[in-house]
A computed fold for a 522-nucleotide part of an RNA, annotated as small-subunit ribosomal RNA, 5' domain. The prediction has a mean pLDDT of 84. RNAcentral holds the full RNA, with entries from ENA and SILVA.
Context: one part of a larger RNA
RNA sequence: GGAUGAACGCUGGCGGCAGGCUUAACACAUGCAAGUCGAGCGGUAACAGAGAUAGCUUGCUAUCUGCUGACGAGCGGCGGACGGGUGAGUAACGCGUAGGAAACUACCCGGUAGUGGGGGACAACCGUUGGAAACGACGGCUAAUACCGCAUACGCUCUACGGAGGAAAGGGGGCUUCGGCUCUCGCUAUCGGAUGUGCCUGCGUGAGAUUAGCUAGUUGGUGGGGUAAAAGCCUACCAAGGCGACGAUCUCUAGCUGGUCUGAGAGGAUGAUCAGCCACACUGGGACUGAGACACGGCCCAGACUCCUACGGGAGGCAGCAGUGGGGAAUAUUGGACAAUGGGCGCAAGCCUGAUCCAGCCAUGCCGCGUGUGUGAAGAAGGCUUUCGGGUUGUAAAGCACUUUCAUCAGUGAGGAAAGGUUAGUAGUUAAUACCUGCUAUCUGUGACGUUAACUGAAGAAGAAGCACCGGCUAACUCCGUGCCAGCAGCCGCGGUAAUACGGAGGGUGCAAGCGUUAAUC
Numbered sequence: 001g002g003a004u005g006a007a008c009g010c011u012g013g014c015g016g017c018a019g020g021c022u023u024a025a026c027a028c029a030u031g032c033a034a035g036u037c038g039a040g041c042g043g044u045a046a047c048a049g050a051g052a053u054a055g056c057u058u059g060c061u062a063u064c065u066g067c068u069g070a071c072g073a074g075c076g077g078c079g080g081a082c083g084g085g086u087g088a089g090u091a092a093c094g095c096g097u098a099g100g101a102a103a104c105u106a107c108c109c110g111g112u113a114g115u116g117g118g119g120g121a122c123a124a125c126c127g128u129u130g131g132a133a134a135c136g137a138c139g140g141c142u143a144a145u146a147c148c149g150c151a152u153a154c155g156c157u158c159u160a161c162g163g164a165g166g167a168a169a170g171g172g173g174g175c176u177u178c179g180g181c182u183c184u185c186g187c188u189a190u191c192g193g194a195u196g197u198g199c200c201u202g203c204g205u206g207a208g209a210u211u212a213g214c215u216a217g218u219u220g221g222u223g224g225g226g227u228a229a230a231a232g233c234c235u236a237c238c239a240a241g242g243c244g245a246c247g248a249u250c251u252c253u254a255g256c257u258g259g260u261c262u263g264a265g266a267g268g269a270u271g272a273u274c275a276g277c278c279a280c281a282c283u284g285g286g287a288c289u290g291a292g293a294c295a296c297g298g299c300c301c302a303g304a305c306u307c308c309u310a311c312g313g314g315a316g317g318c319a320g321c322a323g324u325g326g327g328g329a330a331u332a333u334u335g336g337a338c339a340a341u342g343g344g345c346g347c348a349a350g351c352c353u354g355a356u357c358c359a360g361c362c363a364u365g366c367c368g369c370g371u372g373u374g375u376g377a378a379g380a381a382g383g384c385u386u387u388c389g390g391g392u393u394g395u396a397a398a399g400c401a402c403u404u405u406c407a408u409c410a411g412u413g414a415g416g417a418a419a420g421g422u423u424a425g426u427a428g429u430u431a432a433u434a435c436c437u438g439c440u441a442u443c444u445g446u447g448a449c450g451u452u453a454a455c456u457g458a459a460g461a462a463g464a465a466g467c468a469c470c471g472g473c474u475a476a477c478u479c480c481g482u483g484c485c486a487g488c489a490g491c492c493g494c495g496g497u498a499a500u501a502c503g504g505a506g507g508g509u510g511c512a513a514g515c516g517u518u519a520a521u522c
Base pairs, nucleotide, nucleotide: 001522002521004519006518007517008516009515010514013369014368015367016366017365018364019362020361021327026325027324028323030322031321032320035078036077037076040075041074043071044070047069048068049067050065051064052063053062054061055060056059085280086279087278094205095204096203097202098201099200100199103197104196108193109192110191111190112189113188114187115186116150118148119147125140126139127138128137129136130135152165168184206252207251208250213243214242215241218240219239220238221237222236223235224234225233255277256276257275258274259270260269261268262267282303283302284301285300286299305316306315307314308313333359335358336357337356341355342353343352344351345350372402373401374400375399382393383392384391385390406463408458409457410456411455412454416449420444421443423441424440425439426438427437428436466511467510468509469508470507471492472491473490477506478505479504480503481502487494488493
C1' cells in the first nucleotide's frame, strides 16, 4: 500500500448495486415451508344451485333428492429421494483431473407388438365395543387405473424356471356384439436414445518420526451365496501372504473444487456470498416402501432432553423461512405476492410452492450525487497572537445578484405480460362438418413490487460535515496550563518551570458521509 461476511469510538444527507450468526451441529414458544388429481373409484360431511314436499310473515323457514357445480374423510395414482439448510464428521477414490467395464434408470423421445376373458377382497359406510388421550378391536355391505389367476406375445445362450397387460372423458354415423370403431390421455411387453445414478483405476489433494513397524477376512485361490452390477461384498476350505523410510500405522487439524485476496511473477493466504461435488438432519442403530432413500418436515428400536396424563400410557425434533432464549466484540422482519422464472400434481382451468421475485432493517462494503454558485475590503465585529506598529482567521462572513441537483409537495406515467379465456377462419386426424390438436385473426384479460423508474410543475439557500493528525519517520505551529506529576507512545522517544511530543485554545494538514482504532491476511 492492498484487502475483510468484520467489530469498537466519534459523526451521519440521498440514491443504485451487493452483503448480513465467522461464536453454541446450543435449546426452541407460535405461524407457515408438499402437495395434487372427481378426466382412476365407491360416495356426499360442508358450501352453492336446481327440483319436490310442508309451513306461512309471498319470499324465506324447515325437510328430502348426488340431479348439477363442487367436495370433507376414505380407497387409488403421481410427487413427498427435487427444491431449501448446515459443515458436525471425513486426510478418504471424499474432492479435482484423466480414463475404464461388469450395471440400473420413474417421468421424456423414437420404433415394434398388444390392451382378450375371469375371480375374490379391504377401506370408506353401518352396527357393537375398548381407551383420559393418542389410537384402536370385532361383526356386516361395497367400487376401482387397488389386488389375484387364465389365455396369447416377448425376454433370457438352449431347456427348465421366472414372467405382464384397459380404463376414463367428449362426439357422431353406418354396419352392428353397440364395443377400443375413431379421436385424446393412459397401460403392458420389448428394442434403442436421452438424462440421472451406482462401481473400478492412474495421478494430485494438510501437519507431526518427541508416532516405525502395521494387518487374521488380513493378501490370494477354489466351491457356494449375494447384488442392478465387478469384487473377501459374505461364507466354508486351502495357501501365507499384503502394506511400510517414495513415511505404512497412530495422533492432531480440516468438508473438497471452480474461485477469492495479494503479488511484476513465482508464490503465499483463503474456500463468506454465487456455482459443481460430498456428508449430515436431536444422538446411535436398523430396515420398509419405491425407478431412485437406508429418507431434514416417513417408519421401527435404544438413549438424552422437553411436554401431556385419569399414572395404565402417549407426543415431539427450526443445521427450512421468520421469530425466541442462550453464547458472543458481532450479524436483520414472527412482512407481501405467486405478477415473473422454476418445481410438484392435473387433459385443462387451476391448486400448492418462506424455491423464487419483492419490500423492511443495518454507512457492512463498492459506486454515484449533494450539503450551493458568482460577486463582495470598510480587509467589519469577535477570536487568537503581538516586538503593541501590526499579523492572522479572511472573500471567510454580512451585503448584492443568481441557480434548485437531491430531499419536500402536486401531477403525468413506461417496462417487467409471455400466457389464459371467447368467437371465427384454416390445416391435421377421422366415415364425419363432432371432439381434439396446431397456426392465424377478433374481442377480452392477468403486476406483489407500487405513492415503481422516468418526466413535468411549485416553493425557497432553503433540510444536509465530520473525523483523525500537526517532534522525526510523515503533509501540517504558535500561545496558555502542567512541572519525571497528570499524561502520550507504532518505533525512536517526550514530561524534573520558557514542552511545536501531555491537556486546552487559535491556526494548519489529510481524508470526507465518513474518519480513526483494533483484529487477522498478502